[in-house]
Context: one part of a larger RNA
RNA sequence: GGCGCAGGGCGGAUGCCUUGGCUCUCGGAGGCGAAGAAGGACGUGACAAGCUGCGAAAAGCCGCGGGGAGGUGCAAAUAACCGUUAAAUCCGCGGAUGUCCGAAUGGGGCAACCCGGCGGGCUGAAGGCCCGUCACAUGCGUAGAGCAUGGGCGAACGCAGGGAACUGAAACAUCUAAGUACCUGCAGGAAAAGAGAACAAACGUGAUUCCGUGAGUAGUGGUGAGCGAAAGCGGAGGAGCCCAAACCGUGGGGAUCAAGGUUCCCACGGGGUUUAGGACUGGCGCAAGGGCGAAAUUCGGGUAAUGGAAGCCAACUGGAAAGUUGCGGCGCAGAGGGUGAAACCCCCGUACAUGAAACCUGAACUAGUCCGGCCAGAAUCCGGAGUAGUCCGGGACCGGAGAAAUCCUGGAUGAAGAGGCCGGCACCAUCCGGCAAGGCUAAAUACUACCGAGAGACCGAUAGCGAACAAGUACUGUGAAGGAAAGGUGAAAAGUACCGCGGACAGCGGAGUGAAAAAGAACCUGAAACCCUGCGCCUACAACCGGUCGGAGCCCCGCGAUGGGGUGACGGCGUGCUUUUUGCAUAAUGAGCCUACGAGUUAUUGUCACCGGCAAGGUUAAGCAUCGUAAGGUGCGGAGCCGAAGCGAAAGCGAGUCUGAAGAGGGCGUUAUUAGUCGGUGGGGAUAGACGCGAAACCUCAGUGAUCUACCCAUGGUCAGGCUGAAGUGUCAGUAACAUGAUAUGGAGGGCCGAACCGAUAGAAGUUGAAAAUUCUCCGGAUGAACUGUGGGUAGGGGUGAAAGGCUAAACAAACUGGGAGAUAGCUCGUACUCCCCGAAAAGUCUUUAGGGACUGCCUUGUACGAGUCAUGCGGAGGUAAAGCUACUGAUUGGACGCGGGGGUUUCAACGCCUGCCAAAUCCAGACAAACUCAGAAUGCCGCAUGAUGAUGUGCAGGAGAGAGGGCGCGGGUGCUAAGGUCCGUGUCCGAGAGGGAAAAAACCCAGACAAACAGCUAAGGUCCCGAAAUUUUAUCUAAGUUGGAUUAACGAAGUGUGACAGCAGAGACAGCUAGGAUGUUGGCUUGGAAGCAGCCAUUCAUUUAAAGAGUGCGUAACAGCUCACUAGUCGAGGUGUCGUGCGUGGAUGAUAAUCGGGCAUAAAGAUAAAUACCGAAGCUUUUGACCGGAGCGCAAGCUCCGAUGGUAGGGGAGCAUUCCAUAAGGCGUAGAAGGUGUGCUGUGAGGCAUGCUGGAGCGUAUGGAAAAGCAGAUGUAGGCAUAAGUAACGAGAAAGGGGGUCAAAAACCUCCUCACCGGAAGACCAAGGGUUCCUGAUCAACGUUAAUCGGAUCAGGGUAAGUCGGGGCCUAAGUGUAACCCGAAGGGGGAUUCACGAUGGACAGCCGGUCAAGAUUCCGGCACCGGCAUAUACAGAGAAGGGGGGAAGAAGGAGUGACACCUCCGCGGACUGACGGAAUAGUCCGUUAAAGCGUGUAGAUAUAUCGCGGGCAGUGAAAUGCGUCCGUGAUGUCGAACGUGACAGUAUGGCGAGUCCACGGAUGAGCCAACAGCGAGGGUAACCAGACUUCCGAGAAAAACCUCUAUCGCUAGAGUAUAUGGCGCCCGUACCGUAAACCGACACAGGUGGUCGAGGAGAGAAUCCACAGGUGCUC
Repeated sequence: GGCGCAGGGCGGAUGCCUUGGCUCUCGGAGGCGAAGAAGGACGUGACAAGCUGCGAAAAGCCGCGGGGAGGUGCAAAUAACCGUUAAAUCCGCGGAUGUCCGAAUGGGGCAACCCGGCGGGCUGAAGGCCCGUCACAUGCGUAGAGCAUGGGCGAACGCAGGGAACUGAAACAUCUAAGUACCUGCAGGAAAAGAGAACAAACGUGAUUCCGUGAGUAGUGGUGAGCGAAAGCGGAGGAGCCCAAACCGUGGGGAUCAAGGUUCCCACGGGGUUUAGGACUGGCGCAAGGGCGAAAUUCGGGUAAUGGAAGCCAACUGGAAAGUUGCGGCGCAGAGGGUGAAACCCCCGUACAUGAAACCUGAACUAGUCCGGCCAGAAUCCGGAGUAGUCCGGGACCGGAGAAAUCCUGGAUGAAGAGGCCGGCACCAUCCGGCAAGGCUAAAUACUACCGAGAGACCGAUAGCGAACAAGUACUGUGAAGGAAAGGUGAAAAGUACCGCGGACAGCGGAGUGAAAAAGAACCUGAAACCCUGCGCCUACAACCGGUCGGAGCCCCGCGAUGGGGUGACGGCGUGCUUUUUGCAUAAUGAGCCUACGAGUUAUUGUCACCGGCAAGGUUAAGCAUCGUAAGGUGCGGAGCCGAAGCGAAAGCGAGUCUGAAGAGGGCGUUAUUAGUCGGUGGGGAUAGACGCGAAACCUCAGUGAUCUACCCAUGGUCAGGCUGAAGUGUCAGUAACAUGAUAUGGAGGGCCGAACCGAUAGAAGUUGAAAAUUCUCCGGAUGAACUGUGGGUAGGGGUGAAAGGCUAAACAAACUGGGAGAUAGCUCGUACUCCCCGAAAAGUCUUUAGGGACUGCCUUGUACGAGUCAUGCGGAGGUAAAGCUACUGAUUGGACGCGGGGGUUUCAACGCCUGCCAAAUCCAGACAAACUCAGAAUGCCGCAUGAUGAUGUGCAGGAGAGAGGGCGCGGGUGCUAAGGUCCGUGUCCGAGAGGGAAAAAACCCAGACAAACAGCUAAGGUCCCGAAAUUUUAUCUAAGUUGGAUUAACGAAGUGUGACAGCAGAGACAGCUAGGAUGUUGGCUUGGAAGCAGCCAUUCAUUUAAAGAGUGCGUAACAGCUCACUAGUCGAGGUGUCGUGCGUGGAUGAUAAUCGGGCAUAAAGAUAAAUACCGAAGCUUUUGACCGGAGCGCAAGCUCCGAUGGUAGGGGAGCAUUCCAUAAGGCGUAGAAGGUGUGCUGUGAGGCAUGCUGGAGCGUAUGGAAAAGCAGAUGUAGGCAUAAGUAACGAGAAAGGGGGUCAAAAACCUCCUCACCGGAAGACCAAGGGUUCCUGAUCAACGUUAAUCGGAUCAGGGUAAGUCGGGGCCUAAGUGUAACCCGAAGGGGGAUUCACGAUGGACAGCCGGUCAAGAUUCCGGCACCGGCAUAUACAGAGAAGGGGGGAAGAAGGAGUGACACCUCCGCGGACUGACGGAAUAGUCCGUUAAAGCGUGUAGAUAUAUCGCGGGCAGUGAAAUGCGUCCGUGAUGUCGAACGUGACAGUAUGGCGAGUCCACGGAUGAGCCAACAGCGAGGGUAACCAGACUUCCGAGAAAAACCUCUAUCGCUAGAGUAUAUGGCGCCCGUACCGUAAACCGACACAGGUGGUCGAGGAGAGAAUCCACAGGUGCUC
C1' cells in the first nucleotide's frame, strides 16, 4: 500500500415535522389625502443593538363596553413596579395626543435642515424661546373680505390620446406579430354602451351589455402566411326618459307709432319631445299613478363576547397512555387542534342557543319633494347647418381600394326643410324600415392590492413567494437597478452543581440530569464523497481499463459436512463510459468525486385505434331548479351539431344526377354485406414557449448616467534656476534729409537648457502582476494652442471630438438598466426503470437545395385478400463481353501502284524530263474503336408448365426512422490501368454482428450468440516450447536463418539442383609450373622525340620458327624494362562454353528495441509434392430450462410435438418502483413506524420478502384512480469534499544587532544602547473624502498574508466647547428653478429687463501665553476689537428697493525701499568634551525673547494725485446740492514698512535638585544657579509700500458692503452722529487620518489625490550628494 471486518471524524443527504408559501371558493370592502395621505427620518423602555408598538401626553393617555387573576410585546435574566371584586394586563368601539420630512403649501433647500412676516405669550430694550397664522390655480363672490374645489398615493379591471420591434411568411417589401408591449390623460366601484335616421326581407323583431350557438361559416388575403364576422336562435338581465323649436307669458333693451299698439333682440317661466308628432282650435279630465327620499323608530347583519353534553374510570406495558383489555357515558356536539405515543366523554373548541353602552351597515316606514292626461279637427307654424352629402388624404369595420356600401375626419366644397330626409353592401327603380346633425339612464359583465370564514388526488426547507429565520435584509453598482444564504435539543431546561488536565470563560476526562447525552446547545434522524485508527489475509523482479475464470497457502465460524466466510501466491482471457460517426481504447466530445435538483407537459381542436352507452338515430350548450359543508350530485333545458342522399361550377333536379342534340355513351352515386353518434383512454397532428438548456445579435419602449473621459462656460491657482537678447529708445558716427552703422539701454518670443508639473520615445521586467496598463533606466514639453482645483452645461443615432471611429464611469462602427421576452436558433449538447417480438436507411425525383425538407423506396402495428420466391423444362424480346471491319463510320503500320501536289531543270513560260519530297484512290499483308457493327454469346429480364418451399406478397389504415455511408470482389468512368482517391453498376459484409483464425487488426477466411453443462463432432487455421493437437510418414530442394520482411525491380555474379545442345580430351585436354615469346625494324608518316604501346596511314607485310601481333597491358622524355597473345616441356582424366528451369545471392537505406508474435529451428520446427492422425468456434450434436409462434389433445388448468428467439435508428407488447387520492374495505406500530446500516432468502428483470443493529413516530396491504413519476453524463444547477500540495507565494534590496521587561509562549510588544533610511520628504499645516479610525482600560476566537502579550481588530468607558476661524443669518458669476407669457397629441418644452437660489470670487470684528490621556485663534490668563439695545451727555433734520461714486480687475517685465521669519558671524551666559596625551586663551551644543491692537506718519512710493471754494450747463426716461463737464481760484495731500506703546524682569526659559506620591508612564516640588538675558554686525527677500510703475495686444466678471444725492417723510425727536457706562451677541462644523494601513483603486494594494511651509554645507537651483528638526527600518 491492497482487500475484508470493526470503530470513529468530517459532512448534512434521507425520513419524519411545519410557524411559511401556492391556487382557489363564499362573504365583505372597493379607496386614502390640505381635518396633511401613501411612505419615511428621528425619537420613545430601569438597562435597549434589531423587530414590533407608539409620538415630547411617545411598548402609551381618556371614555364606554367585554372579561376576571394575574401582569410590565418579540425576549430569557436582574431591578423596580401594577393588580387580585374599589377590577390590573388583555379584547372591542369611540376620543385625545400625534416631533420633522413628504402633494408639502410662509420663503429657501443638498428630503427629514436653514431663514422669515403678522398676532399673542414668557417679558423686560436688544437677543432667545413658545402658540397660532401666512402657497398656488380654478370657480363663485366682495367696498374690503370671504367661501368652495383641486394637486399626491394606490394591485388589477375601464374608457380615451399616442404606439413599436424581435418574430411568422422556412429570404423579404404588402401582410403578420398587434392596436399587443410600453408611455400618457382621466374615471368608477365598476367602467364603457344604451332607448332606432336599428335589424330584417315580403314573414317579422323591438335600447344596451354579457353567455351559448350560428362558425372557423360568409368573407378577406403577395387569394401566401394568416386574419375572420353578422343576422337569426337559446339564455342572463330588463327601464325608460329629459331638452332645443313652434305657441303663451313676465322682465329688460331697441325700432316704429295715429300713443291704442305693432315689431325685433336678450334673459327667465309655462308648453312640448316623436311618426303623423307637437304647436294651434274644440271637447273631456285634473288625480289616479309613478320616481327620489331623510331624521326618528323598528327589525336584521358586522365590529368584543357568553353558555355549551358525556370517564380527574380501573388494570397492564411504558419515562409518559390518548395504546391494549374490561366496565360505563354523551351526541342537534364522532369538524379540527392540543395534551409526555394513537382522546367523542382531559384542555381549546364544535353543533346549538344567547349577547352590545358605542360605532358601521342593510331593509321597512313615513315627512318632504319631483314627475304624470285623453279624444277629435284641419288651414298655418315647428321639428338640432358650415350639419348631411360630395371631392382629396388617412383611419375603423370580416372587408389589404377592391364593383365597396356603412362609420370617423385633416383639407376643400356644400344641401333639402315633412310635398322633406336617411338606410336596406356600387348604382337606379319599386317596396320596406326609420327620423341624424342635443342630452341622461340601473341590472345582467370585468377585476382583487385589502378584511373575514373556509377549501385543495398543491409544496414540504436545493421544494413552496426572492423571502417559514432582524428579506427586498446582507452584499454589488455613481445611478437606474441587481440581489442571496440561513428551519428542527428535550415531554419538561431538568441547559451538566462539584472535581481533575490545561495559560484559558478554549477544549477534554469524571460526576450529575434525563427514557435517551452516540439528545450537550457546531444539539432529531445522521447516508455518500473525503480523512483516520485497530485487527485478519496479501504485497518489495514486478507492467496494471484492475475485472472475470481457475486456484495453492493462511485466518475465522462451525450443527464437524462433500459445510460457510475472509484473503489471494500463481495461471488463462480481457484496450473504460458516453456522444458523434463510414469508422473511436483512441492521442475526437463530455464528466475531479459524492449528495440533492435536473428535460415530451397542459389547454383547445381535428384524425386513427381500442373500450363503453344508445342506435336510423345519437347528443345536449349556455342557463334554470333542487339537494349538499363543498368547486359536487340529480333533474330540466333540443338552441345547436353530426348522421340518415346524391349529382352538378351553378340555377337546379333527385335514387338518381352531370355532360350532351340524344332516350347514346361515360363520370360520380343508388341498388344493403346500410351505421352512426356521444363519452372515456391511448397513438400521432394543429394552435399555443410545446422535450430541456444555450446565443451572438437586431429592433423597440421607458428610464439611468459627463464623480471616468471629450469639448464648452464661470471663478481661482501653479510653473526652481540658468541662457539668448527682437522692436523701441539714448548717445556717437553717417546722410541734403532719410537710410545706414557702432555702442549703450531695453526685455520681446506658441525662443533655448533644465527641476516641480504634464506627457509617454526605446529597452527590460511584470503577464495566476505589487498594479484589470505598473515599475526601472532612457526620453518629449515645461510663459503656453500650458497644466490644474472647484462649481456648472451638452445624453445614445444623441453628445463631444486640433479626427484615432477616439471618448461618453476598467469591453463603444452606436453606453448602461429594466421591459416586449420563455425573441428566433433548418445548429450543438443532454434527455432518467425492466423484460419480450419484429427490425431499417444512408437510395430515386424535386427543392435559394445540398449536414434541412416533401413524395416514393426500405421498417413496424392492425386489417382484408390469397399471393410470393426458387429449381427444371419450354417460349420470347435484346445488341453487352468476346470478336470483326474487302459490312458501315472513323482511325491506322509496311509494301505495291502513283490521281494530284512540292522541288529541280529548260533565261521566264509552254511541252517535257528528273526526283533519297508529300501523297489520294486501288491492291497485298498487318491491325484499332465508350459515343463503329456484317454478325454475336453467357448472365439477367418476361411468360407458361411441373416440382419444391410455406406466409415470404399485395391493398387499405395508424406510427416511424432514414435520405453523411464504408471496406472488399467483379464490370466500368475519372485519375498516372496512382491513392485507405473519386463517381456509377452488381454482390457481400461492416454499419446494427458477438464467437474461431489472420501476433495485435469494422468490414479478409470460417461462422450468425435464448440460457446452462468439467459431454461429443467438426470449419477456417493449426499440431518443438510459449500454446490445445505429429519433434508423423514418403520423396526432393534450400545453406541464404532464405524461410521468418510490408513490396521489391532493372541490372549483376564460375551459389547450387536439374534439363537440353555444342566444342576439347591418354595422338594427353582444362588449370598450374619451367622455358621461349625473335628478325627486316626505331614499318611509314608525324614529331624536339614517337623505337609494338601520343597520333595518323595500311594489302599490318615479310623472315626465322615448336611458337612469337609492324603487337594485350604496365612502363620511359624517347629507349630500356616487366608482361600478354602464341609455342614447347612437365602433370595425368576429364574439361570448356551456350540456352532453359527449381531454390538461393548482390542490388536492399529511417527514425522507442535486433524483432519471424517470441524462444528458437538446418536430412528442419524452412520449401515443394503426397499421406494419415489429432487439435480447433457461442457452428453442429447431446441433456435440462426460459420465452414466443404453430399443430394436436383437453371444459379448463395444462400436457405432448415441431419451429423460432444477434441487433443501432425505429414500431409493437407486457411489467417493476416512487408520491398523492378513493374504497367509513381490511391492517401494522413505544412489546418500536418511516429512514439508515448489515445479513439471508427469492424472482428472467425492474424488484420483493424476512431478520440483527441504529432510530424514536408514524406506516403498509388489496383493487382502482391521478401524476412536479425513475439520472452518469447536458464545458448541467447548488452544496460538501478531494487533487495539485504542505507545493507557489507571504506585495519595493531603507537593515538590522544586543541588554532589560512582560508573558503559557517574544525575531516582531514595552524600554535602553548601537546601526541604517527619508529629509522640496518617507517632516509639518489646510481643503476634499472618510465617519470614531482619536484617548484610556480590558481581551486574542476571527481579522493582520507568520507569531502576537501588539493593533486602524473585539468589548466597555471617555473625548470635539467660538460674537471675531470656516459656513449660514450679506452679495452676485456660470448655471439652475420659475409667476407672467409663448409653444406642443398627452406627459411636457422654452422662459426675459420677474423673483429666487447658486462659490471656485466680493464683503466681513482676535492676538500672545498656558493647559487634558484625548479639544483649543473655541477652555483659562492677559491685552483687544465688531454689531445691535438701554441709559446719560453733547451735537444734529433724517432719509430708498431710485441716481451717482465705489467695489472693479489682463499678461509679461525690470527696478526701488527694506522688515518679519530664517540663516551666518561676533559678543555674552550655561552645559559638555578628548584613550595614547597634554592644553582649556580650544572645541561642540544650547540660550541670548514677544503678538494683535493703539499712537504717530519716518525711509519710500505717488504728481493732475487728493481736497476745498465760486460760477455755468447737456444728460442722469421723477428729482437732486450728487455724478459728469467747462471756467476761475485756494490748499498739500494720499498711502505707508519702520518707530513708540502694548510689556507686571530677577519674569519667561534653561540647568541642578533634597523630599513626597506613584498605577512605574509620571506627577509634585522646598531650595539653588544663570547672562545687564544684545535697541550687535552681515546676508537675504517673491512680505509690505502695491489696487505701484513700465511695456505690449488678444483689451482683460457681476452684485452687495461703503460714501453721497435727492424722491419722500418730518417740524422737533422715538429715528441721525459722537463719547461714556451697562447689558446682549443665534445656528452648523471643530475628535482623528489626510502623498495615506483611515480618501479613490475588491486588499493594511510599489498606482492616483488640490493648496501652504519647506533649516544647514557644497551648488545657478525646489537639480544632485551629505545631513537639522521631525519621522521611519516598509508585519514573516
A computed fold for a 1676-nucleotide part of an RNA from a Bacteroidales bacterium, annotated as large-subunit ribosomal RNA, half A. The sequence was found in a public genome assembly. It matches the Rfam family "Bacterial large subunit ribosomal RNA". Rfam links the family to the GO terms structural constituent of ribosome and ribosome. The coordinates come from a structure-prediction model, not an experiment, and the mean pLDDT is 80.